[in-house]
c-di-AMP riboswitch aptamer (ydaO/yuaA leader) from Marinisporobacter balticus, 133 nucleotides, folded computationally. The prediction has a mean pLDDT of 78. Its Rfam family is "c-di-AMP riboswitch aptamer (ydaO/yuaA leader)". Rfam's curators write: This family represents a conserved RNA structure found upstream of the ydaO and yuaA genes in Bacillus subtilis and related genes in other bacteria. Rfam links the family to the GO terms cyclic-di-AMP binding and regulation of gene expression. The RNAcentral record of the sequence draws on Rfam.

């Protein structure tokens, strides 16, 4: 000194999934605030397609290809004190579930969730902010 693992802390990332109180007790049960979702009228749309179902969260659709995979389209990161926008260039996703014959839009109302899984270190420009001298 370099690479690789694995383990605490702080930080930091997708995501909606955070933060406080009550309680009885170390765990789980209500509860507010916050954020996100679903269903529900007039008006407006659709006037048609109902097993070839049909819908919902989500960025995760579509075509082409014997296949393998390829491309269009979508979506994230890329750490400055600090929040955010754009460019350039690199990197990654592109699943999955879940309602059950059944839902356009939707105010009022009703109604559900707050998980899960990880670890980027390039460069240029603006816009607020905060600390320092």
């Nucleotide at each position: 000194c370099a690479u690789g693992u694995a383990a605490u802390a702080u930080c930091g990332c997708u995501g909606a999934a955070u933060u406080c109180u009550u309680u009885c007790a170390u765990g789980g049960a209500a509860g507010a605030a916050g954020c996100g979702g679903g269903g529900a009228a007039a008006c407006c749309a659709a006037u048609u397609u109902u097993u070839u179902g049909g819908g919902g969260u989500g960025a995760a659709u579509u075509u082409c290809u014997u296949u393998u995979g390829a491309a269009a389209a979508g979506g994230g990161u890329u750490a400055u004190c600090u929040u955010c926008u754009u460019u350039c260039g690199a990197c990654c996703c592109u699943a999955a579930c879940c309602c059950g014959u059944c839902a356009g839009c939707u105010a009022a109302c009703c109604u559900c969730g707050c998980a899960a899984g990880c670890g980027u270190a390039g460069a240029a420009a603006g816009a607020g902010g905060a600390a320092a001298a």